[in-house]
RNA sequence: AGCUGGACCCUGCGCGGCGCAGCCCCGUGAACCGAGUCAGGGCCGGAAGGCAGCAGCUCUCAGCGAGACGUUGCGGGUGCCGCAGUAAGUCUGGCUGUU
Numbered sequence: 001a002g003c004u005g006g007a008c009c010c011u012g013c014g015c016g017g018c019g020c021a022g023c024c025c026c027g028u029g030a031a032c033c034g035a036g037u038c039a040g041g042g043c044c045g046g047a048a049g050g051c052a053g054c055a056g057c058u059c060u061c062a063g064c065g066a067g068a069c070g071u072u073g074c075g076g077g078u079g080c081c082g083c084a085g086u087a088a089g090u091c092u093g094g095c096u097g098u099u
Base pairs, nucleotide, nucleotide: 001096002095003094004093005092006091007090008089010085011084012083013082014081015079016078018075019074020073021072022071023070024067026065027064028063034059035058036057037056042051043050044049
């Protein structure tokens, strides 16, 4: 002097982890303006029976509360994680030539 490798750095991809949110599970949840069933009572009818339907009960919409795992999405001053790429810079190694 030339060639070349590695580490740091940078970028990308991936994996894990953290946070938030959705899905999922449970609970709650409509005086009337949801559904079903409708005691009592009311109405129609000579009667048989029928009609509407409050309370109650059941289910549930929106909403609210709570939750282990899983899953989806988003995010980062997440990780001395993995792989790849690479301009410059820092550090370091090998080979060759010359002096």
Molecule: Bacterial small signal recognition particle RNA
Organism: Actinomycetes bacterium